[in-house]
Context: one part of a larger RNA
RNA sequence: CCCGGGCGAGGGAACUCGGCAAAUUAGCCCCGUACCUUCGGUAGAAGGGGUGCCUGCCCUGCGAGGGGCAGGUCGCAGUGACAAGGGGGCUCCGACUGUUUAAUAAAAACAUAGGUGGCAGCAAGUCCGAAAGGAUGUGUAUUGCCGCUGAAUCCUGCCCAGUGCCGGUACCUGAAAGCCGGGUUCAACCGGAAGAAGGGCCGGUAAACGGCGGGGGUAACUAUGACCCUCUUAAGGUAGCGUAAUACCUUGCCGCUUAAUUGGCGGCUUGCACGAAUGGCCCAACGAGGGCCCCACUGUCCCCGCCCGGGACCCA
Repeated sequence: CCCGGGCGAGGGAACUCGGCAAAUUAGCCCCGUACCUUCGGUAGAAGGGGUGCCUGCCCUGCGAGGGGCAGGUCGCAGUGACAAGGGGGCUCCGACUGUUUAAUAAAAACAUAGGUGGCAGCAAGUCCGAAAGGAUGUGUAUUGCCGCUGAAUCCUGCCCAGUGCCGGUACCUGAAAGCCGGGUUCAACCGGAAGAAGGGCCGGUAAACGGCGGGGGUAACUAUGACCCUCUUAAGGUAGCGUAAUACCUUGCCGCUUAAUUGGCGGCUUGCACGAAUGGCCCAACGAGGGCCCCACUGUCCCCGCCCGGGACCCA
C1' cells in the first nucleotide's frame, strides 16, 4: 500500500454525475396520526411514552398460560447478544399484482382487466397440411379468431381529395379457351360477336393508412384584435395540455427554493416541430423506475489516525 472488519475529537454531504458506500431507524405494548382520496386507502403516516429482575395482591383459564395493580431492586445501557422499517415533501412516466434481454439493460419496454373496430350462422371464420386429415371445439355470436387502445373519472372535434377496405353499377374497358365468318387440300393465320374477375364510373367508411393553411387591414393613448378583405384546401387543430421524456432560439420571462441554482417546483405561453384510442387531459393507490428539496444520520468529505484479520512486500 491492497482486501475484509472495528472505533473516532470538532464539523455534518462541504464528497460526488448522484448521499454511491456507510451510518441512522428497528421487535412488542400504549398514546397519537396531516394533505390527498376512486372512501378501500394514505397508516407502521408523522410524532411520543413504555420494556430487566424480585415480592405481594386482583381478574381470567381445567391447565400450560393470559391480563392488571402496588411495592422493592441493579446497570451507562433491560427487543442489553442475535434478529430487527430511516422519515417527510414536490414532480415525470406507467393505473395496479405481474412479465422480460438464461450470462452487461427489470424499465416509462411487454402483459393486464376495461374500451373499441373487423371477420364468422358452423361443411363458418382463423390456423397447420401437397392432400387425407387436424386445432379452435365435441365450442356456436353473452361464442371463436384478428387488429388497435390500455384501470376508473371527464372526454375523444373537422377532413373520404389521396391510399386501403366495403357496397353498387344502365354504360365503357376487359385474356385464353370456346363460338361465328374468312383463309388453309389439313393447319397455321386474319377478322368478328358475346364476355368473368379486375379497372373505369357511382356511393359508403377515419377507435381504416393518414391529414388537420397563408397574406393584408381594423377599437377615441399605446398595445391587442372580437370584426373585415383576400388567396387557397379534402378539411384547415375543437376540448384539454403546453419552454414539456416533445421548445431550435433557450440558462425564454416571472415567482418560490439557495449566500450563489444551465437544477427543481408553480405560473405565463408568440407550440422551430403538443393534441384527442399511433388516444387527450386528470389521477388516489402502487414502483429495487427518472428528477428535485427537507429532517435525522453518518469517515462521503475537511483530513486523516489507531486497532483486528488476510494479502502484497522483505529475510530465512

About this RNA: This is a predicted structure of a 316-nucleotide part of an RNA (large-subunit ribosomal RNA, domain IV) from a marine sediment metagenome. It matches the Rfam family "Bacterial large subunit ribosomal RNA". Model confidence (mean pLDDT): 88 of 100.